[in-house]
Molecule: c-di-GMP-I riboswitch aptamer
Organism: Gemmatimonadota bacterium
RNA sequence: UCCGAAAACAGGCAAACCCACCGAAAGGUGGCGACGCAAAGCUGCGGGGCUAAGACGCCUUAAGGCGCCAUGCCGGCCGAGCUACCGAA
Numbered sequence: 001u002c003c004g005a006a007a008a009c010a011g012g013c014a015a016a017c018c019c020a021c022c023g024a025a026a027g028g029u030g031g032c033g034a035c036g037c038a039a040a041g042c043u044g045c046g047g048g049g050c051u052a053a054g055a056c057g058c059c060u061u062a063a064g065g066c067g068c069c070a071u072g073c074c075g076g077c078c079g080a081g082c083u084a085c086c087g088a089a
Base pairs, nucleotide, nucleotide: 012037013036018031019030020029021028022027035076041082042081043080045079046078047077048074049073050072054069056067057066058065059064
């Protein structure tokens, strides 16, 4: 120097609730706050889940209601890809 990866050190992220804003909603952003996370870093590539504006169909005098469908959303649902701190035997 390289491989290795345990323990510890230094740290890191930030669930729910609440507040404000965006959004039809799911949800997102910021603040507060910590349930937890060794990738709870990044990416909608494969599954899976959530919502249904809009489209279509039906009911209705009408308002509206029901069904169905992501092009919307979830990376803290599971995989996959890429990246990453510390290092003993």